[in-house]
Molecule: transfer RNA
Organism: Candidatus Omnitrophota bacterium
RNA sequence: GGGCCCAUAGCUCAGCUGGUUAGAGCACAGUGCUGAUAACGCUGGGGUCAGUGGUUCGAAUCCACUUGGGCCCA
Numbered sequence: 001g002g003g004c005c006c007a008u009a010g011c012u013c014a015g016c017u018g019g020u021u022a023g024a025g026c027a028c029a030g031u032g033c034u035g036a037u038a039a040c041g042c043u044g045g046g047g048u049c050a051g052u053g054g055u056u057c058g059a060a061u062c063c064a065c066u067u068g069g070g071c072c073c074a
Base pairs, nucleotide, nucleotide: 001073002072003071004070005069006068007067010026011025012024013023019057028044029043030042031041032040050066051065052064053063054062
């Protein structure tokens, strides 16, 4: 220098053929249970979907660029 992949909650990820309110597990807070913990049950908080722009009636999802990370070739 060229090519490919990834970026969604504190962590690991799903959502991938654009469509109503963006989700799961773990973690966290409260609560039930217990003599008390743990485990288990219930409830709850937490995200401008890496950023900017574009396409569209509508974008986490499609396109371009930028940033960060990983891999391959030279």